[in-house]
RNA sequence: CGCGGGGUGGAGCAGAGGUAGCUCGUCAGGCUCAUAACCUGAAGGUCGACAGUUCGAUUCUGUCCCCCGCAA
Numbered sequence: 001c002g003c004g005g006g007g008u009g010g011a012g013c014a015g016a017g018g019u020a021g022c023u024c025g026u027c028a029g030g031c032u033c034a035u036a037a038c039c040u041g042a043a044g045g046u047c048g049a050c051a052g053u054u055c056g057a058u059u060c061u062g063u064c065c066c067c068c069g070c071a072a
Stems, first nucleotide, its partner, number of pairs: 002070006010024004018055001026042005048064005
């Protein structure tokens, strides 16, 4: 150099061309003598970067960056 997979809230992961979700975690409240557990609510994401296609891109296309693997 070549081939494949991946990059999405703090962590682990879904997602599909039409407003981005789940679990855990965090914060607040409820319950409790209290803590945990349990219940309710909230905050937190420029979806790796830049272009292209499209009325519309997180999704499709191209280039690049990073991580993992295969082959050499």